[in-house]
RNA sequence: CUUAUCAAGAGCGGCUGAGGGAACAGGCCCGAUGAAGCCCGACAACCUGCGUGCAAACGCAAGGUGCCAAGUCCUGCGGGAAACCGAAAGAUAAG
Numbered sequence: 001c002u003u004a005u006c007a008a009g010a011g012c013g014g015c016u017g018a019g020g021g022a023a024c025a026g027g028c029c030c031g032a033u034g035a036a037g038c039c040c041g042a043c044a045a046c047c048u049g050c051g052u053g054c055a056a057a058c059g060c061a062a063g064g065u066g067c068c069a070a071g072u073c074c075u076g077c078g079g080g081a082a083a084c085c086g087a088a089a090g091a092u093a094a095g
Base pairs, nucleotide, nucleotide: 001095002094003093004092005091006090011040013039014038015037019030020029021028024076025075026074027073041068043066046064047063048061049060050059051058052057072089077086078085079084
C1' cells in the first nucleotide's frame, strides 16, 4: 500500500501493585471489592492442517497470529430534526 472484518464471544485463578480506556481535544467511564504488566486460563477462527465437495461452500482441530468493560466507550469531517448513514483515523488478519 491492497483486500477483508470490526453490534457477537472470552476467569469469583496466581504474582504484582497505580493506573487505565491508541494519539490530540472535549466528554463519559473503569480502578485497593485491586489498573497496567507477567504467568496460567478462556474466546474466536483470518492464515494453517485434515475431511466432504466439480466448485461455491461446509465441518473438525487449534500449529501461526489476535482478542478477553462499555460499538473501535462516545464526539471531533459530510448528510440528517433525530434515529441513523457515510467518510477519516485506528485495530486485526492475509498478501

SAM riboswitch aptamer (S box leader) from uncultured Gemmiger sp., 95 nucleotides, folded computationally. Its mean pLDDT, the model's own confidence on a scale to 100, is 87. It matches the Rfam family "SAM riboswitch aptamer (S box leader)". Clan: SAM clan. For this family Rfam cites "An mRNA structure that controls gene expression by binding S-adenosylmethionine" (Winkler et al., Nat Struct Biol, 2003).